Background:
Predicted 3D model of a 75-nucleotide RNA (c-di-GMP-I-GGC riboswitch aptamer) from a Candidatus Aerophobota bacterium. The organism belongs to Candidatus Aerophobota, within Bacteria. The sequence was found by an Rfam model in a public genome assembly. The prediction has a mean pLDDT of 85. Rfam family: c-di-GMP-I-GGC riboswitch aptamer. Its family is annotated with cyclic-di-GMP binding in the Gene Ontology.

RNA sequence: GCCGAAAAGGGCAAACUAUUCGGUAAGAAUAGGACGCAAAGCCAUGGGUCCAUCAGGACUGCCAGGCUGCCGAAG
Numbered sequence: 001g002c003c004g005a006a007a008a009g010g011g012c013a014a015a016c017u018a019u020u021c022g023g024u025a026a027g028a029a030u031a032g033g034a035c036g037c038a039a040a041g042c043c044a045u046g047g048g049u050c051c052a053u054c055a056g057g058a059c060u061g062c063c064a065g066g067c068u069g070c071c072g073a074a075g
Stems, first nucleotide, its partner, number of pairs: 002075001003072002011037002016032006035061001041067003045064003048059004
C1' cells in the first nucleotide's frame, strides 16, 4: 500500500412521526427514530433518476470521477 476482522474507541443515520422551509413539486432543515454504511465525509464534474408552470430545480444512502480522512487482526 492492497485489504477490511463476530477487534477497540468513536462517527453517520433509511423507513416512519412531528414542525418548518421549498411560490407548486421533486426535495430540504431540525427533533425523535434505526434499516443500514469503511468514506452513508465533501464536490452536481460525467452518466442516471426525480420534479416542473419547461424558466429552471432536486438527489452524492444510484454509478463513476476528483479531493480529504479514523482504526489495524489475518492475508